[in-house]
About this RNA:
The part of an RNA shown here (large-subunit ribosomal RNA, domain IV) has 328 nucleotides and comes from a metagenome. The RNAcentral record of the full RNA draws on SILVA. Model confidence (mean pLDDT): 86 of 100. It matches the Rfam family "Bacterial large subunit ribosomal RNA".
Context: one part of a larger RNA
RNA sequence: UGGUGGAAAAGGAACUAGGCAAAAUAGCCCCGUAACUUCGGAAAAAGGGGUACCCACUUCGGUGGGUCGCAGUGAAUGGGUCAACCGACUGUUUACCAAAAACACAGCACUCUGCCAAGUCUCUCAAGACGACGUAUAGGGUGUGACGCCUGCCCGGUGCCGGAAGGUUAAGGGGAGAAGUUAGCCGCAAGGCGACGCUUUGAACCGAAGCCCCGGUAAACGGCGGCCGUAACUAUAACGGUCCUAAGGUAGCGAAAUUCCUUGUCGGGUAAGUUCCGACCUGCACGAAUGGCGUAACGAGUUGACCGCUGUCUCUUCCAUCACCCCG
Numbered sequence: 001u002g003g004u005g006g007a008a009a010a011g012g013a014a015c016u017a018g019g020c021a022a023a024a025u026a027g028c029c030c031c032g033u034a035a036c037u038u039c040g041g042a043a044a045a046a047g048g049g050g051u052a053c054c055c056a057c058u059u060c061g062g063u064g065g066g067u068c069g070c071a072g073u074g075a076a077u078g079g080g081u082c083a084a085c086c087g088a089c090u091g092u093u094u095a096c097c098a099a100a101a102a103c104a105c106a107g108c109a110c111u112c113u114g115c116c117a118a119g120u121c122u123c124u125c126a127a128g129a130c131g132a133c134g135u136a137u138a139g140g141g142u143g144u145g146a147c148g149c150c151u152g153c154c155c156g157g158u159g160c161c162g163g164a165a166g167g168u169u170a171a172g173g174g175g176a177g178a179a180g181u182u183a184g185c186c187g188c189a190a191g192g193c194g195a196c197g198c199u200u201u202g203a204a205c206c207g208a209a210g211c212c213c214c215g216g217u218a219a220a221c222g223g224c225g226g227c228c229g230u231a232a233c234u235a236u237a238a239c240g241g242u243c244c245u246a247a248g249g250u251a252g253c254g255a256a257a258u259u260c261c262u263u264g265u266c267g268g269g270u271a272a273g274u275u276c277c278g279a280c281c282u283g284c285a286c287g288a289a290u291g292g293c294g295u296a297a298c299g300a301g302u303u304g305a306c307c308g309c310u311g312u313c314u315c316u317u318c319c320a321u322c323a324c325c326c327c328g
Base pairs, nucleotide, nucleotide: 001323002322003321004320005319006318007317008316010314011313014312019309027051028050029049030048031047036041038146052067053066054065055064056063057062068072079307080306081305082304083303084302085301086299087298091103092102107144108143109142110141111140112139113138119130120129123128147294148293149292150291152224153223154222157221158220159217160216161215162214163213166212167211168210172206173205177201178200179199180198181197184193185192186191225243226242227241228240229239252286253283264280265279266278267277268276
């Protein structure tokens, strides 16, 4: 000097990002126990009292008397309360820096699939296999995520489903026409014309799905306005005008895990509160299964407050032990 363990006057979180760490609580019996609640819980709520040993009696539950210590659950052995957020819950996860509000979940919804089902096309070349020795109250996919109250408007774009009149349209069919070649013919010649056949090319026309087109569909991907004026103080605007849109954000919530300005403003708590709780609404940039808002219970989750408790601190000190280190 460090590790580990122990003790501490007075104060008691003044420490600190934060009570991190430590302290405290503790078993069993008796009494007693709130809001809230899905009536199960919450609950060991909270908060009190008792606790050893010996003798006698006993209905074997206890009752009476006595003894010792600082202390009788003599050791091991929950700290508690009030609020808010998130996630319903038990579970799962980054083996070796993250355990969570992330994943999963029961429940809900949409969608595909009629059976040699859909799907698994990264099981496989195939045969075959799974699905399933199942059959739409089944199986696959996707989203949401207990429960309660609910889930508004938009189908213009993209996707999906349906439609088939018209437009477009491939291979293929089709073959008008054109070109090459040449038996032959014409010509004094150069050269010209040129049948059948063969070869090359090739217009019209007939050609599906798809796309265009016509409808539907948002618990499909997604989207859900601006400006101006107006009431007998002022302010505000139930009201009116106008432009644009597929439609202009409904209920509920709201400075929020979302609010930039912002430590918004008001109230509460504190002597003092950028955090916290309750409101307000001016929502930079909430919003309804990319779910909205509530919610008992639960959580090694996050945040704020309080009681108890303490060497976290004021402010350090001492002891034990194990090492390092120094002297010999």